[in-house]
RNA sequence: UUGAAAAAGGUAAACCAUUCGUGAGGAUGGGGCACAAAACUAUAGGGUCUCCUUCAGGAGACAGCCAGUUGCCAAG
Numbered sequence: 001u002u003g004a005a006a007a008a009g010g011u012a013a014a015c016c017a018u019u020c021g022u023g024a025g026g027a028u029g030g031g032g033c034a035c036a037a038a039a040c041u042a043u044a045g046g047g048u049c050u051c052c053u054u055c056a057g058g059a060g061a062c063a064g065c066c067a068g069u070u071g072c073c074a075a076g
Stems, first nucleotide, its partner, number of pairs: 001075003010035002015030006033064001039069003045066002047062006
């Protein structure tokens, strides 16, 4: 740098139940769509979404949207 063929593994979409939150959404359990980083990062950057609003702005959420950082195995 490339890749998931092998080996060791890992995560867990939608949906359902309970729960927190004004909300986006989060947590736990079930579940299994998919993933070579579905690991981490939300003031390093873009983007999307929610709330308040005096419409100038302010506060919040999303990493499985792009992206940044790091990493197992194999080949070069």